[in-house]
RNA sequence: AGAGUUUGAUCCUGGCUCAGGAUGAACGCUGGCGGCGUGCCUAACACAUGCAAGUCGAGCGAGGGUUUGCUCAGUAUUGAGUAUUCUAAGUCUAGAAUGUUCAAUUCUGAGCAAAACCAAGCGGCGGACGGGUGAGUAACGCGUGGGUAACCUGCCCUAUACACAUGGAUAACAUACUGAAAAGUUUACUAAUACAUGAUAAUAUAUAUUUGCGGCAUCGCAGAUAUAUCAAAGUGUUAGCGGUAUAGGAUGGACCCGCGUCUGAUUAGCUAGUUGGUGAGAUAACUGCCCACCAAGGCGACGAUCAGUAGCCGACCUGAGAGGGUGAUCGGCCACAUUGGAACUGAGACACGGUCCAAACUCCUACGGGAGGCAGCAGUGGGGAAUAUUGCACAAUGGGCGAAAGCCUGAUCCAGCAAUGCCGCGUGUGUGAAGAAGGCCUUCGGGUUGUAAAGCACUUUCAGCAGGGAGGAAAGCAUCAUGGUUAAUACCCAUGGUAGUGACGUUACCUGCAGAAGAAGCACCGGCUAACUCCGUGCCAGCAGCCGCGGUAAUACGGAGGGUGCAAGGCGUUAUUCGGAAUUACUGGGCGUAAAGCGCACGCAGGCGGCUAUCUAAGUCAGAUGUGAAAGCCCCGGGCUUAACCUGGGAACUGCAUUUGAAACUGGGUGGCUAGAGUAUGAAAGAGGAAAGCGGAAUUUCCAGUGUAGCAGUGAAAUGCGUAGAUAUUGGAAGGGAACACCGAUGGCGAACGCAGCUUUCUGGGUCGAUACUGACGCUCAUGUGCGAAAGCGUGGGGAGCAAACAGGAUUAGAUACCCUGGUAGUCCACGCCCUAAACGAUGUCAACUAGGCGUCGGGUUGUAUAGACUCGGUGCCGCAGCUAACGCAUUAAGUUGACCGCCUGGGGAGUACGGCCGCAAGGUUGAAACUCAAAGAAAUUGACGGGGACCCGCACAAGCGGUGGAGCAUGUGGUUUAAUUCGACGCAACGCGAGGAACCUUACCAGCGUUUGACAUCUUAGGAAUGAGAUAGAGAUAUUUCAGUGUCCCUUCGGGGAAACCUAAAGACAGGUGGUGCAUGGCUGUCGUCAGCUCGUGUCGUGAGAUGUUGGGUUAAGUCCCGCAACGAGCGCAACCCCUUUCGUAUGUUACCAUCAUUAAGUUGGGGACUCAUGCGAUACUGCCUACGAUGAGUAGGAGGAAGGUGGGGAUGACGUCAAGUCAUCAUGCCCCUUAUACGCUGGGCUACACACGUGCUACAAUGGGUAGAACAGAGAGUUGCAAAGCCGUGAGGUGAAGCUAAUCUCAGAAAACUAUUCUUAGUUCGGAUUGUACUCUGCAACUCGAGUACAUGAAGUUGGAAUCGCUAGUAAUCGCGAAUCAGCAAUGUCGCGGUGAAUACGUUCUCGGGUCUUGUACACACCGCCCGUCACACCACGAGAGUUGGUUGCACCUGAAGUAGCAGGCCUAACCGUAAGGAGGGAUGCUCCGAGGGUGUGAUUAGCGAUUGGGGUGAAGUCGUAACAAGGUAACC
Repeated sequence: AGAGUUUGAUCCUGGCUCAGGAUGAACGCUGGCGGCGUGCCUAACACAUGCAAGUCGAGCGAGGGUUUGCUCAGUAUUGAGUAUUCUAAGUCUAGAAUGUUCAAUUCUGAGCAAAACCAAGCGGCGGACGGGUGAGUAACGCGUGGGUAACCUGCCCUAUACACAUGGAUAACAUACUGAAAAGUUUACUAAUACAUGAUAAUAUAUAUUUGCGGCAUCGCAGAUAUAUCAAAGUGUUAGCGGUAUAGGAUGGACCCGCGUCUGAUUAGCUAGUUGGUGAGAUAACUGCCCACCAAGGCGACGAUCAGUAGCCGACCUGAGAGGGUGAUCGGCCACAUUGGAACUGAGACACGGUCCAAACUCCUACGGGAGGCAGCAGUGGGGAAUAUUGCACAAUGGGCGAAAGCCUGAUCCAGCAAUGCCGCGUGUGUGAAGAAGGCCUUCGGGUUGUAAAGCACUUUCAGCAGGGAGGAAAGCAUCAUGGUUAAUACCCAUGGUAGUGACGUUACCUGCAGAAGAAGCACCGGCUAACUCCGUGCCAGCAGCCGCGGUAAUACGGAGGGUGCAAGGCGUUAUUCGGAAUUACUGGGCGUAAAGCGCACGCAGGCGGCUAUCUAAGUCAGAUGUGAAAGCCCCGGGCUUAACCUGGGAACUGCAUUUGAAACUGGGUGGCUAGAGUAUGAAAGAGGAAAGCGGAAUUUCCAGUGUAGCAGUGAAAUGCGUAGAUAUUGGAAGGGAACACCGAUGGCGAACGCAGCUUUCUGGGUCGAUACUGACGCUCAUGUGCGAAAGCGUGGGGAGCAAACAGGAUUAGAUACCCUGGUAGUCCACGCCCUAAACGAUGUCAACUAGGCGUCGGGUUGUAUAGACUCGGUGCCGCAGCUAACGCAUUAAGUUGACCGCCUGGGGAGUACGGCCGCAAGGUUGAAACUCAAAGAAAUUGACGGGGACCCGCACAAGCGGUGGAGCAUGUGGUUUAAUUCGACGCAACGCGAGGAACCUUACCAGCGUUUGACAUCUUAGGAAUGAGAUAGAGAUAUUUCAGUGUCCCUUCGGGGAAACCUAAAGACAGGUGGUGCAUGGCUGUCGUCAGCUCGUGUCGUGAGAUGUUGGGUUAAGUCCCGCAACGAGCGCAACCCCUUUCGUAUGUUACCAUCAUUAAGUUGGGGACUCAUGCGAUACUGCCUACGAUGAGUAGGAGGAAGGUGGGGAUGACGUCAAGUCAUCAUGCCCCUUAUACGCUGGGCUACACACGUGCUACAAUGGGUAGAACAGAGAGUUGCAAAGCCGUGAGGUGAAGCUAAUCUCAGAAAACUAUUCUUAGUUCGGAUUGUACUCUGCAACUCGAGUACAUGAAGUUGGAAUCGCUAGUAAUCGCGAAUCAGCAAUGUCGCGGUGAAUACGUUCUCGGGUCUUGUACACACCGCCCGUCACACCACGAGAGUUGGUUGCACCUGAAGUAGCAGGCCUAACCGUAAGGAGGGAUGCUCCGAGGGUGUGAUUAGCGAUUGGGGUGAAGUCGUAACAAGGUAACC
């Protein structure tokens, strides 16, 4: 940075699509490690459970248990003594039990004191922070910059001053009671840093008086005097902490203002506390914030109001930028806490884990009543494509409380889960060719996978195991030491030492161990877009982002091999967003024909505006200052091994505000000017407008005359009119209406629509000339206003002609049309509506500038005065520069610029729907969406086509001759039939075609019988020569069997061995296929067409496709030739060269010939070489000669000469290409298919069928003929498996016979028509010969299906053929016979050749068909057998209308009205203060009032869902009916 896609191709316009980046993502496949981030975008849905806000005993009282000390008591414990009894021992002694005395307190209880602790309460501080969410909000909510002279601020800091004296209660606790619970009540007691009263106090507050200074309107600041009012709390081993007042600071907040902040006008008007004022009230404070009164204002196209959507920003993504999109994480602000309302407390809330009320929901309940709020952290259900653990810890950072230790902290720090993102590392390294095996492909040679693997030699990151091991920790605190302070060794402060504090944590990191060991996938490979082959499938299955792939050879589907890309938090897909897209264009687009100039004008607002002087400083420019939070982006550094990440500094933040300056330009003020604009005056032009009057021609009607049978109309007719007298013609109308010939024009006027006989009146505008005047008065113009063809509407007139509708007649398949005959609205007038046109120059208005030439209209100047020159204003044509995609435009711009307005943004849906406005209606105007397509379109190019044009040619027509179509038969085809009727060929260009010859064979088809390495080829092994002859069975193929035969070559040790050909057997590789595909192909062929065309090189023109050449003027059979020409040349075609034929010459004469000579039955023989003829070689014809025409050309016409004359006649020869033309069944061939069969062999059958239809032929229908008889004249061929003579036999086919001939020798072989003579005499015949019968002949293994021929007999149809159609222009048509190939024979009347006899006609190119050249139109390009429109029918989709119905939101009116603030209050209750008392002040409960959420009723608006039915629209396969459009589209099309 671009690319694909509209076309046959091109250029342009224009949409769609792709490549890039990004994400809080999701899904699919796959998955080794680590670091750093991130993680409910949906249901502001509902929530079980646990935790998330407490703390202070150094504010207070009471309580509880624990420890310590003291005192007392004890029926407690311990110790010592003693008495009795018992047991053991029997000397001492020991043990047990019971009683008693002393001592002690380690036991118990009580009391006192102390210490730390526990939970509730009073009290203080904090629960307004931190954390969550984005519902609401379009707003001073947010951002930015300001203001407060209109404000508040707990804790904190600084400063000054102070803290005196008193009082009464109350919770806890206790008591009694109610209740299921939650909770509550009664009585009695008590404390405070709780509460209250008093005192004191000013630089506080208020009021009054007053001074100075200042300012920004209200006012502010600093003072003075006087009066009035308001404070406090203690605690504490004394250090401190705390309290009160005032002032200041800091921090945090409140309010106000400028500017900015989404969409819709199919939301245009909104507003009564609304806007302002005065006065009370309320607030921290300003203000309609609230209230009373007064005034009637306020907002709005610079978008009010209403509706929809949305938290805003720093920033994030993208982009070159300008912009566009987004608002997760992090940070700032706001709002909210189930929904709605409300206040209380407090420095701060109208309060997420507070209160009250209402509502919904959930839970508990003893049914009386209660409880709750995860949008805190985890977690659950639900929703969803989708988002984590009911984890650890306060170690760090921070917060609350506290003097502190400390406590609390789901803030936070960490861990867990998730490839969800970014970054890093690894999955090994080197060597290794037998280029292994396997896979895949293959032209079978090989290639590729691929140094890849294996093998060999190494390494060990990460993971694993084991061991070691930082830093995050420093404080407080404890203790020691020193110093300071002090009366002091307390305390406190400072410094230093020591001890101790880690959730993470098995931390990071380091070392060791073992072993390549544990670690690669995903997408893509037709183009865009890097990467190709095979197999499978066969418009199926499927793919696809766009174009598009797939119908038997798919690089596009699926698989495989290979390749390409990226690569483990991977690769793809989906979604969204920016980019590309200059495709909304500020940067940076357009409007003649592609989408787009309002039908035209006037004109308010708005935008823009001439020359000059001066002032100003709003815009503008420059400097400075403040601000633009941090983070982020960018730059330079630093720290983690690197990076991501973190961190320091800088820059930047393009903005806003203030201030100082500049004065060119724009704006503003003032003054001047005249070139823009206008006014006055003079002149001429004009279908400019309105009204009134007048005129003649014509049509029609009426009256009268003449007159008679038609008129009218058409392509042709008919309807119609006419004997009741039309048409025609003459005269008249005191009939009528409409339109104005000639002039007349490319002309004139008008803003456009539009305007045309003549005259008059009224009236608008423009132009020219010359002076004078005004002095920018101008240009454009949204909304608005006016005008606005035709048709149409309303009312009233009028109505001759014309003429929708309608009627009739034609046409037609139909004809609701085109044509004809009639004919009503309407057309005309007046008045009023409508307001649209292809209202077009498809070109908005105004101004300036930029070569000319030729006309024309209206003026002026000049002039040598009919000319010409100059000039102003119009109106046309041509043309330069320039512009344009091209066409074209070009001083009347579509050129170069300026000003303003309108309009466009793919096609269809649709100028439709809904809504609004206008209209009597018709309708107009404004004007969408869903859905659908990948195009729609402009200009030009080449073709093709046209019921477009011009020119030309052809047996194309015409002029002629003869046929076909009718009959019978032959033959081919279709159809039908069949076991099979094998297959192919289908307009011309299939159909007597492949087939130049189907009885078997052929043969491919059918039935049956058989074979399976095969009838045929190559290879291997074994055996045998080959081969010949026969027998049996069988329909045959075949099977079985007998006999004969043992060869050739080479070597040899002479025993034998080997080889070639051939045969047999066996096994497998393979054979075989007329099986498929002619739409996979080669080759060959047909056709346009023997038509004259088809192209190239160089040059030139064009942006390009392309053009030119090749067109033009002549000419030709011809792109043949000549001339001209931006072309000059060339090639394939044409022509010529080739063959046959026609004339001549020459050479040679056998088998040909015979003039002369001889000879014979006979050119038979001798002879001849003249002639014919044959075979070679040559000659000739070239418009060469003459005349005329033509351009002195090319050439044409005529003539001469010549055998032949204008390519002499015929043949061969077929350009580039077209038809997917024909052929896989001539042959060849890719792929597919069959392989005991789709191959091979055999027998028989079929290809020969037969109601019928068509093509091509033969024979006829007769006298130009048939029959009979006679007697002439060819050419070209064929022949040894052959042609076969003579002779004989047979009526004949033929038989017999065998001479001759490998052919100018012999044979087939007799030519026939013609000619001569005769007969038949117009008839189904002496025409015609089909059909059939009988008897034969020939070929052949064999004539039944199914051959040909002969003889006799039989004797159909047919008497010249409808519509239609074919051939032929001269040795042609017509007619007559002859030959050949194929072939045993034959279907041959076919085909290919040969000669004989031998015509007619062509004026001409209007028409039919085909072709060529030029031109024109085109919506065609598969190219008119094209394209294409609409209804109807069917299916699907979205939308509109719709009786209604169900919800949401909301306005207005009224009713009701919780909690609560405020206000009021008779009565009731009441500790502190006053009072001796009564009582008062104050307070409380309660009640009332205003407001008030919610609820209710009524009535509107708006929005959404559903809705029988209905309307059009879109899409769909090969449906139906027509043929509207594209060509003159067959009636030009369109508005």

Background: Small-subunit ribosomal RNA from an uncultured bacterium, 1535 nucleotides, folded computationally. Rfam family: Bacterial small subunit ribosomal RNA. Its family is annotated with structural constituent of ribosome and ribosome in the Gene Ontology.